[in-house]
Molecule: Bacterial large signal recognition particle RNA
Organism: Candidatus Nitricultor lacus
RNA sequence: UCGUGCUAGACGGGGAGUUAGCGGUGCCCUGUACCUGCAAUCCGCUAUAGCAGGGUCGAACUCCGGUAUGAGGCCUGUUUUUUCCGGUUACGGACAGGAUACACAGCGAUGAUGGCCGGGUCUUGCGCGACGAACCUCCGCCAACCCCGCCAGGCCCGGGAGGGAGCAACGGUACGUGGGGCUCUUCGGGUGCCGCAAGGGUUCCUGGCCGGAGCUGGUGGUCCUGUUGACGGCCGUGGAGAGAUGGGUCGAUUACCGGUGCACGA
Numbered sequence: 001u002c003g004u005g006c007u008a009g010a011c012g013g014g015g016a017g018u019u020a021g022c023g024g025u026g027c028c029c030u031g032u033a034c035c036u037g038c039a040a041u042c043c044g045c046u047a048u049a050g051c052a053g054g055g056u057c058g059a060a061c062u063c064c065g066g067u068a069u070g071a072g073g074c075c076u077g078u079u080u081u082u083u084c085c086g087g088u089u090a091c092g093g094a095c096a097g098g099a100u101a102c103a104c105a106g107c108g109a110u111g112a113u114g115g116c117c118g119g120g121u122c123u124u125g126c127g128c129g130a131c132g133a134a135c136c137u138c139c140g141c142c143a144a145c146c147c148c149g150c151c152a153g154g155c156c157c158g159g160g161a162g163g164g165a166g167c168a169a170c171g172g173u174a175c176g177u178g179g180g181g182c183u184c185u186u187c188g189g190g191u192g193c194c195g196c197a198a199g200g201g202u203u204c205c206u207g208g209c210c211g212g213a214g215c216u217g218g219u220g221g222u223c224c225u226g227u228u229g230a231c232g233g234c235c236g237u238g239g240a241g242a243g244a245u246g247g248g249u250c251g252a253u254u255a256c257c258g259g260u261g262c263a264c265g266a
Stems, first nucleotide, its partner, number of pairs: 001266006009057003012030004020046005034054005063259006072250013085236005092231001093228008102220003105216003114210007122199006128192002131188004136181006147172003155164003
């Protein structure tokens, strides 16, 4: 140096999470790199850190170390933007109330504000009246019998003459009922341009007197108070998402350099 057979070792890796810790199943990134069984209310191990079984490659482009590269994940600071949540509002807006006579408008010397007196409206009582109702009265209707009068027929008594009780019909009347009237009387009431008295008197209406120039919040303006507040404004190192930038941590992949067995034979 070459050939053969072995061994160490390799046959994906990483992040977050879970775990006392390690690895795995599951999730995510990278990208393709054996098979079977176990496994999230987990499975198997113990710093030598998956366990059990089988297979391929095998000292190298696959192992070990160093340097460089930096897919991607996680944590965090600052800042920008958007949205949500909560709070606040002595700001704007909206609503309600009040004040102010500044402007408009209206009233006013045919007399404003104000003051005094009277009356009405209001309450109660009494009186009178109207209305309604009752009593009363007039005219009707009205009782099969237990109301009256008169009683056909029929019935009873009688030898007969005649007499008797008595239904219906007819007439009348009681109870009841219809209509009218209602001088007197009684009762009733959200009764009345009514009368008298007492009370009340905020408002409204009206009459008289005094007095002599303002009055009216009707509209606008201004101011104040209160209410509302997912309309607007402000605050919160509040929550969530996205972007930019800085720091930290883990880190695949790729490239380069260096290092690293055993046995036999030639």